[in-house]
The RNA shown here (Bacterial RNase P class A) has 387 nucleotides and comes from an uncultured Rhodobacteraceae bacterium. The model forms 96% of the base pairs in the Rfam consensus. The prediction has a mean pLDDT of 78. It was read from a public genome assembly, where an Rfam model found it. Rfam family: Bacterial RNase P class A. It is annotated as a ribozyme.
């Protein structure tokens, strides 16, 4: 030069005019809301998408503490994180020449279940074809032993390969890999290294149920608070009562009911004009707020491979409310199509044409998924050509 891996940033841009929201700030109106004017300043994404996980925040009398139970998640070790099923490092397996990627990564000796169909046989199973070697037959053949090396079936056949050995063959013996067990060493561990012994072998599927470890309260911003208003402080049934102390009374306090999947402890509600439960039926679709200062953003130094985390400087970057960020004009503008010119090709010049992908914020943040025209830059691998 080409090929190929992994990770950032950017994803139209300038000017100029008309038209939107919104922040502080200062004028002027107004009882307030809020109206209106200046000046300066912001205004949709990497994904904003799925709503798939974890959380901030709200709120719920049982979400309190301790066990059981039911579902749900998550698996290898060791670390970040507010946390997570995310992200970092590593071990192991598996794909690639390699750089890299990918792993629903505990458990098959708790237990059930499953392996269609083919095949002789699918788990401690087998002899279809084959091979050796007996009898019987002129011969074709037939009968009955051995055997699991070869061939067939099949997604998968009860270790692999070499070599000895045998009638043929077999771990039947031998090395080596593999399996199972131990003994040192190394590493925080998963796990690795090496030696040592052996019955040399009852496969595989848990992303089928299950076991086992660890984790989890429910709903959600249409949460939630106030303000105005309006209406029925409704109606029915079911349970449990409808008692007791103290007190002049107002209260208080107990028996008793109740609040959850259960249970104990605590708590909490009622204590009769009620709590709980079940089922009918009215009223409010109005305006505030929640709403944007965050586990926040940028730089430097330091720690640690890294994810991170500390400190210590500086910034304020949408906040619509049915839903704002937009129209018009001009210039430049990638990939890509044409024509010309040079070249051996890749690939350079020069005209002309074209005119950018996936796609909108809605309470917010940390991730995963997903869907993208194209431009740069960094870093690695792997082939070739020079020097």
């Nucleotide at each position: 030069g080409c090929g190929g891996a992994g990770g950032g940033u950017c994803g139209g841009a300038u000017g100029a005019u008309c038209g939107c929201c919104u922040g502080u700030u200062c004028g002027g109106g107004g009882a307030a809301a809020c109206c209106u004017g200046a000046c300066c300043g912001g205004g949709a994404g990497g994904a904003a998408a799925g709503u798939c996980c974890g959380g901030a925040c709200u709120c719920c009398a049982c979400a309190a503490a301790a066990g059981c139970a039911a579902g749900g998640g998550u698996g290898c070790c060791g670390g970040g994180u507010a946390a997570c099923g995310c992200c970092c490092g590593g071990c192991c397996g598996g794909g690639g020449u390699a750089a890299c990627c990918c792993g629903a990564g505990g458990g098959a000796u708790a237990g059930c279940g499953c392996c269609a169909c083919a095949g002789a046989g699918a788990a401690c199973a087998g002899a279809c074809a084959g091979c050796c070697g007996c009898g019987c037959u002129c011969a074709g053949g037939c009968g009955g032993g051995g055997u699991a090396a070869u061939g067939g079936u099949g997604a998968a056949a009860c270790g692999g390969u070499g070599g000895g050995g045998u009638a043929a063959a077999a771990g039947c013996c031998c090395a080596c890999c593999g399996c199972g067990g131990g003994a040192c060493g190394g590493g925080c561990a998963a796990c690795c290294g090496c030696c040592c012994c052996g019955g040399c072998a009852c496969g595989g599927c848990a992303a089928g149920c299950c076991c086992c470890a660890c984790c989890c309260g429910g709903a959600g911003c249409a949460a939630u608070g106030c303000c105005a208003a309006a209406u029925a402080g409704g109606g029915a049934c079911c349970c449990c009562g409808c008692g007791c102390c103290a007190g002049a009374a107002a209260u208080g306090g107990c028996a008793g009911g109740g609040c959850g999947g259960c249970u104990u402890u605590g708590g909490c509600c009622c204590g009769a004009g009620g709590a709980g439960g079940u089922c009918c039926g009215g009223g409010u679709u109005g305006g505030c707020a929640g709403c944007u200062a965050g586990a926040u953003c940028g730089c430097a130094g330091c720690g640690g491979c890294a994810a991170c985390g500390c400190u210590g400087c500086g910034g304020g970057c949408a906040g619509a409310g049915g839903a704002a960020u937009g129209g018009u004009c001009a210039u430049c503008g990638a990939u890509c199509g044409g024509c010309u010119g040079g070249g051996a090709a890749a690939c350079c010049u020069g005209c002309c044409g074209g005119g950018a992908a996936c796609a909108g914020a809605a309470u917010c943040c940390g991730g995963c998924u997903u869907a993208c025209a194209g431009a740069c830059c960094c870093u690695c691998c792997g082939c070739g050509c020079a020097a």